Predicted 3D model of a 75-nucleotide RNA (transfer RNA) from Methanosalsum sp. The sequence was found in a public genome assembly. Rfam family: tRNA. Rfam's curators write: Transfer RNA (tRNA) molecules are approximately 80 nucleotides in length. The prediction has a mean pLDDT of 82.
RNA sequence: GGGCCUAUAGCUUAGUCAGGUUAGAGCGCUCGGCUCAUAACCGAGUGAUCACCGGUUCAAAUCCGGUUAGGCCCA
Repeated sequence: GGGCCUAUAGCUUAGUCAGGUUAGAGCGCUCGGCUCAUAACCGAGUGAUCACCGGUUCAAAUCCGGUUAGGCCCA
């Protein structure tokens, strides 16, 4: 230098192919219940500019272009 892949909550991730109701889950955290107490368990709550910029569209995490960061391969 060229090609391919990945980026979503504090962590791990589903959803992207094939656009459409409020982006969902587990763990975590907070509060409550239970217990002599702690853990476990049960209930409720909390948390996301969907990496960034732009485009297409009535509508974009999703499609298109560019950028950034990381990984793999080729030279």